[in-house]
RNA sequence: GGGUGGUUAGCUCAGCUGGAAGAGCGCAUGCUUGACGUGCAUGAGGCCAUAGGUUCAAGUCCUAUACCACCCA
Numbered sequence: 001g002g003g004u005g006g007u008u009a010g011c012u013c014a015g016c017u018g019g020a021a022g023a024g025c026g027c028a029u030g031c032u033u034g035a036c037g038u039g040c041a042u043g044a045g046g047c048c049a050u051a052g053g054u055u056c057a058a059g060u061c062c063u064a065u066a067c068c069a070c071c072c073a
Stems, first nucleotide, its partner, number of pairs: 001072007010025004019056001027043005049065005
């Protein structure tokens, strides 16, 4: 330099055919325990990498850019 895949909650990741953003772990609070842990319940936490485009409507489609991983040279 070229190609492919990826970027969504603090971490690891889903999100189908474009139509109201989710799970596990973690965190906070309450219950449980002599206490811790476990377990149960509730809750907080999101510029869906950035900018533009298409559309009535975009996490999802298109373009560019940035970053990460792998392959080729």